Background: This is a predicted structure of a 73-nucleotide RNA (transfer RNA) from a Nanobdellota archaeon. The coordinates come from a structure-prediction model, not an experiment, and the mean pLDDT is 81. It matches the Rfam family "tRNA". Rfam links the family to the GO term triplet codon-amino acid adaptor activity.
RNA sequence: AGGCCCAUAAGUUAAUGGAUUAGACUCCCCGGCUUCGGACCGGGAAAUCAGGGUUCGAUUCCCUGUGGGCCUA
Repeated sequence: AGGCCCAUAAGUUAAUGGAUUAGACUCCCCGGCUUCGGACCGGGAAAUCAGGGUUCGAUUCCCUGUGGGCCUA
RNA backbone atom coordinates (compact mmCIF):
# COMPACT_ATOMS: atom_id res chain seq x y z
C1' A A 1 0.00 0.00 0.00
C1' G A 2 -4.04 -3.59 -1.33
C1' G A 3 -7.90 -7.22 0.10
C1' C A 4 -11.32 -9.64 3.66
C1' C A 5 -13.94 -9.84 8.40
C1' C A 6 -15.88 -7.63 12.95
C1' A A 7 -18.17 -3.38 16.12
C1' U A 8 -25.60 -4.14 19.63
C1' A A 9 -26.88 -2.89 27.73
C1' A A 10 -21.12 -2.86 32.39
C1' G A 11 -19.95 -8.24 30.16
C1' U A 12 -21.42 -12.54 26.66
C1' U A 13 -24.67 -12.60 22.72
C1' A A 14 -29.76 -13.02 19.30
C1' A A 15 -32.30 -10.34 15.45
C1' U A 16 -28.79 -8.67 9.97
C1' G A 17 -33.93 -11.77 2.87
C1' G A 18 -35.72 -3.75 5.69
C1' A A 19 -41.44 -3.33 9.42
C1' U A 20 -42.68 -7.95 16.49
C1' U A 21 -42.41 -2.53 21.67
C1' A A 22 -34.33 -4.47 19.62
C1' G A 23 -34.86 -10.26 22.84
C1' A A 24 -31.95 -13.42 26.25
C1' C A 25 -28.22 -14.77 30.15
C1' U A 26 -24.73 -12.67 33.81
C1' C A 27 -23.92 -8.04 36.60
C1' C A 28 -26.63 -3.78 39.06
C1' C A 29 -31.24 -1.81 41.82
C1' C A 30 -36.08 -2.91 44.46
C1' G A 31 -39.35 -6.45 46.70
C1' G A 32 -40.71 -11.58 48.38
C1' C A 33 -38.63 -15.91 50.89
C1' U A 34 -34.81 -16.48 55.04
C1' U A 35 -32.83 -15.28 62.05
C1' C A 36 -29.01 -13.05 58.40
C1' G A 37 -26.79 -14.23 53.89
C1' G A 38 -26.69 -17.48 49.64
C1' A A 39 -29.83 -20.10 46.37
C1' C A 40 -34.76 -19.48 44.45
C1' C A 41 -39.17 -16.35 42.90
C1' G A 42 -41.25 -11.51 41.09
C1' G A 43 -40.32 -6.59 39.22
C1' G A 44 -37.05 -2.52 37.27
C1' A A 45 -32.88 0.18 34.89
C1' A A 46 -29.47 -0.41 31.01
C1' A A 47 -27.52 -1.12 24.12
C1' U A 48 -27.40 -0.92 17.88
C1' C A 49 -19.06 2.63 16.97
C1' A A 50 -19.59 8.05 14.51
C1' G A 51 -21.39 11.01 10.38
C1' G A 52 -24.01 11.15 5.78
C1' G A 53 -27.26 8.79 1.96
C1' U A 54 -31.43 5.50 -0.06
C1' U A 55 -36.43 4.40 1.74
C1' C A 56 -43.03 5.63 3.93
C1' G A 57 -39.74 2.91 7.34
C1' A A 58 -32.54 1.16 8.53
C1' U A 59 -29.30 -2.80 13.84
C1' U A 60 -30.00 -4.62 8.69
C1' C A 61 -28.71 -1.70 2.30
C1' C A 62 -24.87 2.18 0.19
C1' C A 63 -20.64 5.86 1.12
C1' U A 64 -16.93 7.99 4.36
C1' G A 65 -14.42 7.84 8.93
C1' U A 66 -12.79 5.53 13.78
C1' G A 67 -11.24 1.18 16.46
C1' G A 68 -9.94 -4.15 16.39
C1' G A 69 -8.48 -8.85 13.86
C1' C A 70 -6.61 -11.80 9.58
C1' C A 71 -4.17 -12.30 4.72
C1' U A 72 -0.95 -10.46 0.59
C1' A A 73 3.06 -7.27 -0.86